The RNA shown here (SAM riboswitch aptamer (S box leader)) has 116 nucleotides and comes from Niallia taxi. It was read from a public genome assembly, where an Rfam model found it. The coordinates come from a structure-prediction model, not an experiment, and the mean pLDDT is 81. The source organism's lineage runs through Bacteria, Bacillati, Bacilli, Caryophanales and Niallia. Rfam family: SAM riboswitch aptamer (S box leader). About the family: The SAM riboswitch is found upstream of a number of genes which code for proteins involved in methionine or cysteine biosynthesis in Gram-positive bacteria.
RNA sequence: UUCUUAUCAAGAGAGGUAGAGGGAAUGGCCCGAAGAAACCUCAGCAACCUUCAGCUUGUUUUCACAAGACUGAAAAGGUGCUAAUUCCAUCAAGCGUUAUGCUUGAAAGAUAAGAA
Numbered sequence: 001u002u003c004u005u006a007u008c009a010a011g012a013g014a015g016g017u018a019g020a021g022g023g024a025a026u027g028g029c030c031c032g033a034a035g036a037a038a039c040c041u042c043a044g045c046a047a048c049c050u051u052c053a054g055c056u057u058g059u060u061u062u063c064a065c066a067a068g069a070c071u072g073a074a075a076a077g078g079u080g081c082u083a084a085u086u087c088c089a090u091c092a093a094g095c096g097u098u099a100u101g102c103u104u105g106a107a108a109g110a111u112a113a114g115a116a
Stems, first nucleotide, its partner, number of pairs: 001116008013042005021031003025090004043082003048078002050074005055068005086108001091105005
C1' cells in the first nucleotide's frame, strides 16, 4: 500500500513547548491569539486484540481438548480515542412539502483484527 471482516447516536483533558492554522476531500457550518497544527508529560475513556469464568456444540472411556456470529467480569500488556452523530451534506431509493425536509441503503473516511 491492497484485500477481508467488524464497529462508528455512547464515553473520556489538564499542564508544558510552540505560534496560525484545524475539523480527510468538495460545499456548508464550526473551532482557533481567552492560543490552531505538531511535539512532550501526566491523566482519562473504551473494550478491537488480550485475560478469566460461564453457556452451547463437537471430539474423547476418563482426564481433557477444540470451536462459537453467545453471556458476564477484568484492565496488566498491544492499538485507538478524549469539540460538535464520522459536525452536516455529497450517490441511490422511498415518503412528504410552496419550500426547508424525513427514512433507509450505498460510497468515501476512521479504527481494530487477520491476510497478501